Predicted 3D model of a 1463-nucleotide RNA (small-subunit ribosomal RNA) from a lake water metagenome.
[in-house]
RNA sequence: AGAGUUUGAUCAUGGCUCAGAGUGAACGCUGGCGGUAUGCUUAACACAUGCAAGUUGAACGGAACUAAGGUUUAGUAGCGAACGGGUGAGUAAUGUACAGGAAUCUACCUACUAGUGGGGAAUAACAGUUGGAAACGACUGCUAAUACCGCAUAAGCCAGAGAUGGGAAAGAUUUAUCGCUAGUAGAUGAGCCUGUAUCCGAUUAGUUUGUUGGUGAGGUAAUUGCUUACCAAGACUAUGAUCGGUAGCCGGUCUGAGAGGAUGAACGGCCACACUGGGACUGAGACACGGCCCAGACUCCUAUGGGAGGCAGCAGUGGGGAAUAUUGGACAAUGGGCGAAAGCCUGAUCCAGCAAUACCGCGUGAGUGAUGAAGGUCUGAGGAUUGUAAAGCUCUUUUGCCGAGGAAGAUAAUGACUGUACUCGGAGAAUAAGUACCGACUAAAUAUGUGCCAGCAGUCGCGGUAAUACAUAUGGUACUAGUGUUACUCGGAAUUACUGGGCGUAAAGGAUAUGUAGGCUGUUUUGUAAGUCAAAAGUUUAAUCCCUAAGCUCAACUUAGGUUCUGCUUUUGAUACUGCAAAUCUAGAGUGCGAUAGAAGAUGAUGGAAUUUCUAGUGUAGGGGUAAAAUCCAUAGAUAUUAGAAGGAAUGCCGGAAGCGAAAGCGGUCAUCUAGGUCGAUACUGACGUUGAGAUAUGAAAGCGUGGGGAGCAAACAGGAUUAGAUACCCUGGUAGUCCACGCCGUAAACGAUGAGUGCUAGGCGUUGGGAUUUUUAAUCUCGGUGCCGAAGCUAACGCGUUAAGCGCUCCGCCUGAGUACUACGGUCGCAAGACUAAAACUCAAAUGAAUUGACGGGGGCUCGCACAAGCGGUGGAGUAUGUGGUUUAAUUCGAUGCUAACCGACAAACCUUACCAACUCUUGAAUUAUAGCUAUAAACACACUCUUAGACGAGGUGCUUGGGAAACCUAUCUAUAACAGGUGAUGCAUGGUUGUCGUCAGCUCGUGUCGUGAGAUGUUAGGUUAAGUCCUAUAACGAGCGCAACCCUUAUCUAUAUUUGCCAGCGAUUAGGUCGGGAACUAUAUAGAAACUGCCAGUGAUAAAUUGGAGGAAGGAGAGGACGACGUCAAAUCAUCAUGUCCUUUAUGAGUUGGGCUACACACAUACUACAAUGGCGUGUACAAUUAGUAGCAAUACGGUGACGUGGAGCUAAACUGAAAAGCACGCCUCAGUUCGGAUUGCAGCCUGCAACUCGGCUGCAUGAAGUUGGAAUCGCUAGUAAUCGCAGAUUAGUAAGCUGCGGUGAAUAUGUUCUCGAGCCUUGUACACACUGCCCGUCAAGCCAUGGGAAUUGAGUCGACUUUAAGACGCUGAUUUAACCGCAAGGAAAUAGGUGUUAACAGUCUUCUUGGUGACUGGGGUUAAGUCGUAACAAGGUAGCCCUAGGGGAAUCUGGGGCUG
Repeated sequence: AGAGUUUGAUCAUGGCUCAGAGUGAACGCUGGCGGUAUGCUUAACACAUGCAAGUUGAACGGAACUAAGGUUUAGUAGCGAACGGGUGAGUAAUGUACAGGAAUCUACCUACUAGUGGGGAAUAACAGUUGGAAACGACUGCUAAUACCGCAUAAGCCAGAGAUGGGAAAGAUUUAUCGCUAGUAGAUGAGCCUGUAUCCGAUUAGUUUGUUGGUGAGGUAAUUGCUUACCAAGACUAUGAUCGGUAGCCGGUCUGAGAGGAUGAACGGCCACACUGGGACUGAGACACGGCCCAGACUCCUAUGGGAGGCAGCAGUGGGGAAUAUUGGACAAUGGGCGAAAGCCUGAUCCAGCAAUACCGCGUGAGUGAUGAAGGUCUGAGGAUUGUAAAGCUCUUUUGCCGAGGAAGAUAAUGACUGUACUCGGAGAAUAAGUACCGACUAAAUAUGUGCCAGCAGUCGCGGUAAUACAUAUGGUACUAGUGUUACUCGGAAUUACUGGGCGUAAAGGAUAUGUAGGCUGUUUUGUAAGUCAAAAGUUUAAUCCCUAAGCUCAACUUAGGUUCUGCUUUUGAUACUGCAAAUCUAGAGUGCGAUAGAAGAUGAUGGAAUUUCUAGUGUAGGGGUAAAAUCCAUAGAUAUUAGAAGGAAUGCCGGAAGCGAAAGCGGUCAUCUAGGUCGAUACUGACGUUGAGAUAUGAAAGCGUGGGGAGCAAACAGGAUUAGAUACCCUGGUAGUCCACGCCGUAAACGAUGAGUGCUAGGCGUUGGGAUUUUUAAUCUCGGUGCCGAAGCUAACGCGUUAAGCGCUCCGCCUGAGUACUACGGUCGCAAGACUAAAACUCAAAUGAAUUGACGGGGGCUCGCACAAGCGGUGGAGUAUGUGGUUUAAUUCGAUGCUAACCGACAAACCUUACCAACUCUUGAAUUAUAGCUAUAAACACACUCUUAGACGAGGUGCUUGGGAAACCUAUCUAUAACAGGUGAUGCAUGGUUGUCGUCAGCUCGUGUCGUGAGAUGUUAGGUUAAGUCCUAUAACGAGCGCAACCCUUAUCUAUAUUUGCCAGCGAUUAGGUCGGGAACUAUAUAGAAACUGCCAGUGAUAAAUUGGAGGAAGGAGAGGACGACGUCAAAUCAUCAUGUCCUUUAUGAGUUGGGCUACACACAUACUACAAUGGCGUGUACAAUUAGUAGCAAUACGGUGACGUGGAGCUAAACUGAAAAGCACGCCUCAGUUCGGAUUGCAGCCUGCAACUCGGCUGCAUGAAGUUGGAAUCGCUAGUAAUCGCAGAUUAGUAAGCUGCGGUGAAUAUGUUCUCGAGCCUUGUACACACUGCCCGUCAAGCCAUGGGAAUUGAGUCGACUUUAAGACGCUGAUUUAACCGCAAGGAAAUAGGUGUUAACAGUCUUCUUGGUGACUGGGGUUAAGUCGUAACAAGGUAGCCCUAGGGGAAUCUGGGGCUG
């Protein structure tokens, strides 16, 4: 210090998650020792038992005992019990922290001053009587004191203005002290007051009546409404009162670079509480944890009449909980209480026990040791790794164990801890290692198993047969007596931003203005000193943190000293800035004056054009409407046209990125009234300014209320169309509404998605309103507006750019992941519609912005193609052939399925092929290897042998030979064994190879450079041109590669050479046939060359590339045809050509055989053939090819047969022989008909091939003579030697060709062109797509689950108010009665008291309000869940552009109206 995660990729925004540190922790697995700390965070739940506060006999009288010294002790009395210890319920200020203050008290302690005289009356204990179960009493009598009460005295004290008045004491033991009384001062402690700080909520905005103040009185230790009477009407609050929720506060602790954030265990300070609520008493101090009274709940005892109790003290128990220890020892130390002291008490404290709960330290051995042992794991089988690890050898002894000694803590005695710490000796490697992880983040990988299962997971995500992600193993990595997980806090998170963020489009500028509080604020001067700055003093407890030392062997820990504690207070000083006070100025702001522009506003009047309606005329059959129609209007006279009238609404041209207004908004003309702006070196005022929470005003359209008005338009509604439907788009009608007046509403994409003000920072070009100057059709300067382009700069980018989104300042508003949700609840407003304010549970790991590359669009532009058009001929209809689907079947083997399957794999299924079916056979098998055995004449080899059989198989037989080698042995057959063999079994989505397709389309990329934050761009774009990314030019690009083209083949012309089997011009011969001699000219053959290059001319063009025309030429702009197929796309096809991973099978999914099937047949599709006829059919005659094949062959001439064919066989292994044309041409017949067209189907008779034509071949003859008369929607091919038409050959075969592959013959028509259809290329545009439109995606409905709102009601908790009843107590009043102290001779008084009563008053009760939680029939929407239903709303012009506000309608997404926005 960062990292992962949104995307195809990028940058940004933004959330989620991780790595760090920590804990009073818990849980899993594991566990050797020691030191130091820590240990009910939950039920302030309930508590058995023991202990936790006593002490003093030197205050007192008794009692008991006694060694006669005294000891023990209940009671009276004193001091203490208000400390120490616990807990955090309550408390948001009666608290706490810090800093101050004045009107107070303070036992014990210290110092000082003055005293301590003299009397009195009781009472407990005790004794007696007596009540009660007990607790506890009652009566009578006796007695003491440092208990109680007077008297005297009063320096100081108290009261009082003063005169004056008032008030004290206690002794004890012993000769020195301790006490006592009054007071002063201190110390300590406590009470009170003030300032500042101190959590969340405004969906809590008003609160308060002793309330705020005053006076009197009371009360307190003391100030004060603390209480009370009267008077006044105040006091608090947006700087957040009141109310609600939560919470003890702090020093500190954790984290963090810090600022902060979180926290408040242990230690220390303060507060509060002590079963719950109330109350006082005593006392110096309490409204009292181990005291009292009352009420309540609970528990216990009881004789039922009454009593007792309070662990939030230490242990401990139950309960709760994920979870937290011993009913231990000691007062030895440190403290505390009492006491003169000894001493007693002390669960404070010091120790021990339990717990890896935390921190710290130590150990579990060290050295050596390579046959790199064995074993494990992996393996490409060689090896690698575990691994110097082990074993072995040598050594050591920390810890633990055994034995011996033995402190300090104690300054005289006293040691719980404790025979502890520590020291020495002994034996012996002996007693001692785990946990998590290994896909990325994140250090560390392999094998096996599993097969979207089981499981993992902090995030992203793994798992569907090769899982580094699950489980196990091996290996590795990390930490280590621990290690992981969970929970929580801070960090990372600049993700609440003070330090340190943002708001045009990502979340975020209020609809606009005015303006209150508040914030901020021009120039100059003086004063002041609040802020600010400086210095000093005080304080900021100790501990902690930090630094430096010291002590435990080190460390943790402890001790000492220092720094710090950033704060507050006081005093003194400074005066620049801010504030305050007083003046000054004119640059901000305003007013007047002089000009001036404008759809600025309100009211009234008025004009013309148009629509509609009505009246009248002319006139006749249509009009209207649409893509096309229909509803509709019209012979009762429409539409059209002429004239007139009525009425309402809106204001053409001018008109403009123009103007005005705060915004909304404003448009005929004229008048009246009103507001604002701008300009002008014009005068005046003199900071009067700016922003603006609340507040107020204005605020489109729609909508609402009341009353008018109503021409046109037009939600709703009706009808007609469209459609699968059409609650829409289109059409015909049409009501609210739109208009006016008055009143509401208060919202819009109310947008520049950009708050207002002010200053600064290049320009250029328009436009509008003023002004100045000049050289005046204009230019320059200047002020105010309004636009475009751009510099710097800014921005994630897009873009903004003096009209900022730049650089600064001031103030306001707003944002903090997406959905839920412009929602619910509550509140305010509204007649309503609704508006404003505004959550949570729950769900997700994204949602979003800008830009990039693609793909796509029922977007655009350019261009091409038999793509269309123009033509010719077809298919689709018929019959047949072939293939496919489907169906059928024992089987109809398998594959191919839009283009890119369907006369395809198959270049040929009767058997074979053959993979399928049925039946019958075989099991190391049809082939290979190894080992062993057997057999040698019985084997092997051969057979047209016999029997059986459907056949293989099986059973026999015959013939000939008698394997090779010297041998070992080899070879062959058989038998057996072991490896295996075999598989047209699965997976083409595991693969290779091959192929199709886009497409012979012109594209696809790279290097370097440049641009961009980047993905990427540029190059490859633009202007031309081409068949072409072909070429030229321009150009931040320059080059290059794969493609294009060319190189190759065929063909068209010529030349050279060659001349047989081909040819024959000339010469000769001839049987008249190039037949022969001969020739080498021609044709042809086959080798090598030539030729074509826009080369030449002219035009066009940019002088280019190129193109148009022409010449010449056999051929002209690629001459024609072929082979040749870029990067890639389709998980395209093929595991059945072949190869191949994995899986499956092994007496079968393998192998053999016979027969059957692949040939089935209601039907559907595809591709062909033949036709429907006269451009024809038939008959007779007659002419001309090329490719090409042939010895298991082609086969001539000849003969036979109507014919298929047969007989026979010349010639030919081929330029030699053989197979060979048809259309055509000539003549004749047919004459438009189901025919002399057409030939299916069927019968009979034959021919050929072949073991074999039944299933199931081809051909021939005779006979038969079906459909069909040119084919619906739709659709295919073709641009020249092409289509069309005509035949020929070949491969495959024993045989079978309407198919395929080739060949030649005859031989057209049309193309003006690119609007449209299809496909493609380039550029551009939009996008919410990227699995890329077969995309994405919305809503209702149906189903499961989840949380939540409403909800009759029900049940808890809290609470305001009113009232009732009042306990204890306190304060008053009264006072039966009673009485020791004082007074009084006495009576009696003073005084006290039971009781009564008044005020106050807890708990309780009644009524009511409000707040809040739980449950809740039913109900609303929301979320979520691979493959439900209906549609298709959005994203492309998303097929009606979308969206915002509003109103109405509709199963639903949504549709329509009005206004607005461009996103």

The prediction has a mean pLDDT of 84.